[in-house]
Molecule: small-subunit ribosomal RNA
Organism: uncultured bacterium
């Protein structure tokens, strides 16, 4: 100190999750030793057993033991002291607690100091004896007895009471040189009690609460102040600075975490507090309302004999229970402390100590050194190797801990040690007895390989896993820690994510709808003063421990011990006097008034006017009118609509009219008048801080909406009809009621918005307009025109600012004051409560769940039933097609044992296949085969081979004849062949989404980028945009860009003109020659082959900027890339292809390999593409006759000739080809004939006879010949090609091929058009600009109901429990009164034993009282039959309501 996660991707916002650190842990898995702390956070639950408070004989009698005895000693009492302390626990409990600083009205046992005293009598008692009663607990009666136990009586320095005066109170003695008690009063010292002021969880969905309340007077009570209690009186007292009331919780030092400010916590240790089984109570005492004491009520338990007792671990062990979880029914009083005693001593689960527990910390060890053959074995692997790894094995070496043996302490001051034979020391053996867990996609350090295959499983958060998974499970290796490592909870960090330090509100959450003002906070200038806040110096205080610091002590560290720092919003003085503040005085700028003058739909009332609109009367007048996208409803011959006159009657006020005016905001518009608010501006005169804000509080407050009467033209929710549409509860039309308007009255909300609270000051120009005041100009003056200052009200923009768009003197800049909101999204502005309303409902406002995001700004693309520009056979304009008919072909679908596999919109269908009868061929059926049809290695044979006959369908088998391989160094080797063992071969088997390669597409569309430099927080932008041009990012010009770079042209091939060279197989003008360039001959021409010339907007007019260009033009064979083709930029589309090949897995291996024979690939109600032929006279047949190019040929093309009607045969010149063939091109042209018909169009199907290839034409080949002679008479919606040598048409070759489905395909040449106004519409592309909630990108996002499933929640007829309170009944115990007729030993008095008086007791009454009863309520909480939305859940229904103008622009209140 940061990191991940919202997106393509940025920047910001904000949320969730990480890593840190702690722990009274707890689960898993694993465990050697020590030292040191700690261990029921749950049920304050119940408690078996044992222990935890007793001592004293030097206070007293008694009883026993032992002793002759004195005497010890012991048990039980009686008295004293402690048992209020130590030791537990936190239930209570928001102040009667604690913290912390003061205070006065007190008490204070032992203790210390002083000071005085300590005389003198007297009655009982209990132990005990003897009785009685109970089951027991225990309880009684009679008698006897002591005291430092109990009561008198003297004394009284102090002491108490009183004004005096007076008057009250004490005591204990034991043993005895002498010591300790005793009592009284002073003071200390400790201890506690009692007030105050500050501090000290939450919840306003809790707002009023208090009758002893609050104050006084007196009185009582108490150790002591006080409503502490009573009587009276008064009517207070607390509360928004949070009363009450309800939730929670014992407080502090302190602990954790933090950089700190905070934040969370109060286990251990220590300091206060409460509590002891629940409630109440009170006695003793110095001290209690008492954990191991009493009484009483309940609740539990447990014992009884049934009448009746008994108990209270929240003491330390322990049990049971409950929980995830928490220890020994131990040792000692040896230390330390504590109770009693004069002391010895006794007692102490305080407390030292041990046990148990990885719980926490701190130590230590599990060994160290060599040691490469880099062993083995393991993993991996491109098969070389790499890794585990110097790690191991072996040498060498050491003994910490532990084990064994021997010694052997300190803690103790004279004695005494539970720990203890501990702690430490010596020896001794042996490397010997000690290493795991978690993690390895990123965050976050660490990586292969198998298995599995959206299963299993993993996750802290993104997230992985659907067949190559570093993310599941397993190994190999690795990394962080280490006797611990890992999860789960929890707290602080990180989070500035509640922001005092230190955060926000224009659009991310967030300014109130607006104004007015009460508390409240904040407040000009200036003088004195006071000192509350401030500041400074001293005091006191802030226990100890703990943090820090410095030393020291245990080998070291935890851990201990000693000193010092330091810690307060405390107090107490002493002093300052700037600054707030407070008091008192001044001023005048902020504020306000006072004059004067402007402007304006500001507001309320009351009257008026005019144009439309609609109705009604009438008049003209005749079929129509209205409405629409087009239509219908609707009105009209009962006379509309038009038109022209007259009435009525509501509502609104064109034009002015303006990012113009006015108002606080809603909001305000004809005209005139009344009545009033507010504001600007000028000069001056006055008051004298009189202001800013502004929780709460009151007004105000569009529209819809509500009462209650009015009113009603027009428009118009509901509705009603027509339309549109799959639907149409709508958009559209045609009518129409509330409503809209007027009056009162509610209601109180808007996207009530500048999405910007209000005030003040300060900071840079410019331009506008509206409203003053003051100049200049000009003019006679008004206009006008110009400058200066104010207020208001828009723009543009400087500085700064902002996440960025943008704000930018009217700030979202600088700064100060005050209110008023936020704090992920959804649930939800929703329930519940609670105020308000007549209702609708509106204000306040959760939670339970759920998700890892929502949400903002800008970029970049993509998209649009957005906008502009440009191209293009894209429309247009033609020309011809196809769709309709037969056939071909392919493809689907169907059928099959199989109909083998791919191709699927353009861009799959005459497509791979340039040719399926076998063969091919991968399919099917059957028969056959297993190292294999094919390679390579290794062993053994033999050369191979041809040739004949058997069996089969062949595959194959068998049997025979025949034959005897090259090389050599003679060891042998090598080609073939057969056998044989195992590595392997084979696989057109699956993935084209695991891939090269190779194609298709967009598209021959002009684009697609870089570097440097700018400019922007950044993604990106510029550049590539902008004016023009262009086929073209093609130039040119401007420009924060300047250059480059794939593409684009050009460079390349054919073609078009001409030149040179060359002339054979080509060619022939002149010259010979011929049936024929047939041959002499020629190179002149065509050709042909080679190299070369030409075109480059170069010329010449315009036009444009003077540019790039374009138009026109001349010369040219050719004009402006001449015309064709080869050349396909960055990319998309998981395009296509594992069946060309090639290649990871993966899978098969007597089979998915491989032979082989039939059979399918051709099947056939049907749909679709691509195609051919037609339909026909611009043709058909017939005759006859003219001209091509580009190719192919020796397993081949095949002349001449004969043979057949022909296909064809027979023969075989001549030709590996400019030389022979193939080869008659055909439309064309000339004649004839057909004369519009299903024809002399057209040819399909069928029948019968051939001919050729083939081993072989059945399924299933082509082609001839006769015959046969179907549809079809130009083709619906749609749809396709094409811009010139191009459509059309017309042959003609050639690849593949034995033949052949070809009418495909590729190529070739003959004849050979029309027509383009133009770009408005269709398509597809480019550039640009805009909106976007889209980025898998519009085949895109996405909303609701409804239907399944899960999960929390509200609501509810009821029920069922808690809490706290009020009334009012009962009233234990127990203190106080109050009575005391019944009891009483001390004193007194009399009598002489018994009374009597003081004087106290039970018992009784009463006040209060606790549980408890009853009876309405209150709050809060379970649970419910049905109900409500909600919220999640790959592939359910239904429409499409938003994001693009989202196709009726969207949204906000309302109904």
């Nucleotide at each position: 100190a940061g990191a991940g996660u919202u997106u393509g991707a940025u920047c910001a916002u904000g949320g969730c999750u990480c890593a840190g650190a702690a722990c009274g842990u707890a689960c898993g898995c694993u465990g050697g030793c020590g030292g040191u702390a700690c261990g029921c956070c749950u049920a304050a639950u119940a408690c078996a057993u044992g222990c935890a408070a007793g001592u004293c004989g030097a206070a007293c009698g008694c009883a026993g033991u032992a002793g002759c005895a004195a005497u010890a000693c012991u048990g039980a009492g009686u008295g004293g002291c402690a048992a209020a302390c130590g030791g537990g626990u936190g239930a209570g409990u928001a102040u009667a607690a604690u913290g912390u600083g003061g205070g006065a009205a007190u008490c204070u046992g032992c203790c210390u100091u002083u000071u005085g005293g300590u005389u003198u009598g007297g009655a009982a008692u209990a132990a005990c004896a003897c009785g009685a009663g109970g089951a027991a607990a225990c309880u009684u009666g009679u008698g006897c007895u002591a005291a430092u136990a109990c009561c008198g009586a003297a004394u009284a320095a102090g002491c108490c009471u009183u004004u005096a005066c007076a008057g009250g109170g004490a005591a204990a003695g034991u043993u005895u040189u002498a010591a300790u008690g005793c009592c009284a009063a002073a003071a200390g010292a400790u201890g506690a009690g009692c007030c105050c002021g500050c501090a000290c969880u939450u919840g306003a969905u809790u707002a009023g609460c208090u009758a002893g309340u609050u104050g006084g007077u007196g009185a009582g009570g108490u150790a002591a102040a006080g409503g502490c209690u009573c009587a009276c009186c008064a009517a207070g007292g607390c509360a928004a600075u949070g009363a009450u009331c309800g939730a929670u919780a014992g407080c502090u030092g302190u602990u954790c975490u933090u950089a700190g400010a905070g934040g969370a916590a109060g286990a251990c240790c220590a300091g206060c507090c409460a509590c002891a089984u629940u409630g109440g109570g009170a006695c003793u005492g110095a001290g209690a309302c008492a954990c191991g004491g009493c009484c009483c009520a309940g609740a539990c338990u447990c014992c009884u004999a049934c009448g009746g007792g008994a108990g209270g671990c929240a003491g330390c062990a322990g049990u049971a229970g409950g929980g995830a979880a928490u220890c020994u029914u131990g040792c000692a009083c040896a230390a330390u402390g504590g109770g009693g005693g004069a002391a010895a001593c006794c007692c102490u689960g305080a407390u030292g100590c041990a046990g148990c527990g990885a719980u926490g910390c701190c130590g230590c060890g599990u060994g160290a050194g060599u040691g490469a053959a880099g062993a083995a074995g393991g993993c991996c692997c491109u098969u070389g190797g790499g890794u585990u790894g110097u790690a191991a094995a072996a040498c060498u070496c050491u003994u910490u801990c532990g084990u064994c043996g021997g010694g052997g302490a300190a803690g103790a001051a004279a004695a005494u040690g539970a720990c203890u034979g501990u702690a430490c020391c010596c020896g001794a053996a042996u490397a010997a007895g000690a290493a795991g867990g978690u993690c390895c996609g990123g965050c976050u350090a660490a990586c292969u390989u198998c298995g599995u295959g959206c299963c299993a499983g993993c996750a802290g958060c993104c997230g992985c896993g659907g067949u190559a998974a570093u993310a599941c499970g397993u190994a190999g290796g690795g990394u962080g820690c280490g006797a611990g490592c890992g999860u789960u909870g929890u707290u602080c960090g990180g989070a500035a994510u509640u922001a005092c330090u230190g955060g926000g509100c224009g659009u991310a959450a967030a300014g109130g709808g607006c104004g007015u003002g009460c508390a409240g906070g904040c407040g000009g200038a200036u003088u004195g003063g006071c000192a509350a806040g401030c500041c400074g110096g001293a005091g006191g205080u802030g226990a100890a421990a703990g943090c820090c610091c410095g030393g020291g002590g245990c080998u070291c560290a935890a851990c201990c011990c000693c000193g010092g720092a330091g810690g307060g919003u405390c107090u107490u003085u002493c002093g300052g006097a700037a600054c707030u503040g407070c008091c008192a005085g001044u001023c005048u700028u902020g504020a306000g008034a006072g004059g004067g003058u402007c402007a304006g739909g500001g507001g309320c009332c009351a009257g008026c006017g005019g144009a439309a609109u609609u109705c009604c009367u009438g008049g003209u007048g005749u079929a129509g009118a209205g409405g629409u996208g087009a239509a219908a409803u609707u009105c009209g011959u009962a006379g509309a609509g038009a038109u022209c006159a007259g009435g009525a009657g509501g509502a609104a006020c064109a034009c002015c009219g303006g990012c113009g005016g006015c108002g606080a905001a809603a909001g305000c518009g004809g005209c005139u008048g009344g009545c009033u608010g507010g504001g600007g501006c000028c000069a001056c005169u006055c008051u004298g801080a009189c202001g800013c804000u502004g929780a709460g509080g009151c007004g105000c407050g569009a529209a819809a909406g509500c009462g209650u009467g009015g009113g009603g033209a027009g428009c118009a929710a509901a509705c009603a009809g027509g339309a549109u549409u799959a639907g149409a509860u709508a958009c559209c039309c045609u009518g129409g009621u509330a409503g809209u308007c007027c009056a009162c009255g509610c209601c109180g909300u808007a996207a009530a918005c500048g999405a910007u609270g209000g005030g003040c000051a300060c900071u840079a120009a410019g331009c506008g307009u509206c409203c003053g005041a003051c100049g200049g100009g000009u003019u006679c003056g008004a206009c006008c025109c110009u400058g200066u200052u104010g207020g208001g009200u828009g723009c543009u923009g400087c500085a700064g600012u902002u996440a960025a768009c943008g704000c930018g003197u009217u700030a979202a800049g600088u700064g100060c004051c005050c209110c008023g909101c936020c704090u992920g999204g959804g649930g939800a502005g929703u329930a519940c409560g609670g105020u308000c309303g007549c209702a609708a409902g509106a204000c306040u406002a959760a939670a339970a769940c759920u998700c890892a995001a929502a949400g903002g700004a800008a970029u970049u693309g993509a998209c649009g039933g957005g906008g502009g520009c440009c191209c293009g056979c894209a429309c247009a304009a033609g020309c011809g097609g196809u769709g309709g008919a037969a056939c071909a072909u392919g493809u689907g679908g169907u059928u099959u044992a199989a109909u083998u596999c791919g191709a699927c919109g353009c861009a799959a269908c005459g497509c791979g296949a340039a040719g399926a009868a076998c063969c091919u061929u991968a399919c099917c059926u059957g028969g056959g085969u297993u190292u294999g049809a094919c390679a390579u290695c290794c062993c053994c044979g033999g050369c191979c081979g041809a040739c004949a006959c058997c069996a089969g369908a062949g595959a194959u088998g068998g049997u025979g004849u025949u034959u005897u391989c090259u090389c050599u160094u003679c060891g042998g080797a090598g080609a073939c062949c057969g056998g044989g063992u195992g590595a392997c071969a084979g696989g057109u088997g699956c993935u084209g989404c695991a891939u090269g390669g190779c194609u298709g597409u967009c598209g021959u569309c002009a684009g697609c980028u870089c570097g440097u430099g700018u400019c922007g927080u950044g993604a990106g932008a510029u550049g590539u945009u902008g004016g023009g041009u262009u086929a073209a990012g093609u130039c040119c010009c401007g420009c924060a860009a300047c250059g480059a770079g794939c593409g684009c042209a050009a460079c390349c091939c054919c073609u078009g003109u001409c030149c040179u060279a060359u002339g054979u197989u080509g060619c022939c003008a002149g010259c010979a020659u011929u049936u024929a360039g047939u041959u002499g001959g020629g190179g002149a021409c065509u050709c042909a082959u080679a190299g070369g010339a030409g075109a480059c907007u170069g010329c010449c007019g315009g036009u444009g900027a003077u540019a790039a260009a374009c138009c026109g033009g001349a010369g040219g064979a050719a004009g402006g890339u001449g015309g064709g083709g080869a050349c396909g930029a960055c990319g998309u589309c998981a395009a296509g292809u594992c069946a060309u090949c090639a290649u990871g897995c993966c899978c098969c291996u007597u089979a998915u390999g491989u032979c082989c024979a039939g059979g399918g690939c051709u099947g056939c109600a049907c749909g679709c593409a691509u195609g051919c032929u037609a339909c026909a006279a611009u043709g058909g047949c017939a005759a006859g006759u003219a001209c091509a190019a580009c190719g192919a040929g020796u397993c081949g093309c095949a002349a001449u000739a004969c043979c057949g009607c022909g296909a064809g045969g027979u023969g075989g010149a001549g030709c590996a080809a400019a030389u022979c063939u193939c080869u008659u091109a055909a439309a064309g042209c000339u004649u004839g004939u057909c004369u519009c018909a299903g024809u002399u169009c057209g040819g399909a199907u069928a029948g019968g006879a051939g001919u050729c290839u083939g081993c072989a034409a059945c399924u299933c080949g082509a082609c001839u010949c006769c015959u046969u002679g179907a549809a079809g008479u130009u083709g619906g919606a749609g749809u396709c090609g094409c811009u010139a040598g191009u459509a059309a048409u017309c042959g003609c070759a050639a690849a593949u091929c034995a033949g052949c489905a070809a009418a495909g395909u590729u190529g070739c040449g003959g004849u050979g058009a029309a027509u383009a106004c133009g770009u408005u519409c269709u398509c597809g592309g480019g550039g640009u600009u805009u909106g976007u909630a889209c980025a898998c990108a519009c085949c895109g996002c996405c909303c609701g109901u409804c239907a399944a499933g899960u999960c929390a929640c509200g609501g509810a007829a009821g029920u069922c429990g808690g809490c706290a309170a009020u009334a009012c009944c009962c009233g234990a115990a127990g203190c106080c009164a109050g009575u005391g007729g019944u009891c009483c030993a001390a004193c007194c008095c009399u009598u002489u034993u018994a009374g009597g008086g003081a004087g106290g007791a039970a018992g009784c009454u009463g006040u209060c009282g606790a549980a408890g009863g009853u009876a309405g309520g209150g709050u809060c909480g379970g649970u419910a039959a049905c109900u409500g939305g909600g919220a999640c859940u790959a592939a359910g229904u239904c429409a499409u309501a938003a994001c693009a103008a989202g196709g009726u622009a969207g949204c906000c209140g309302u109904a």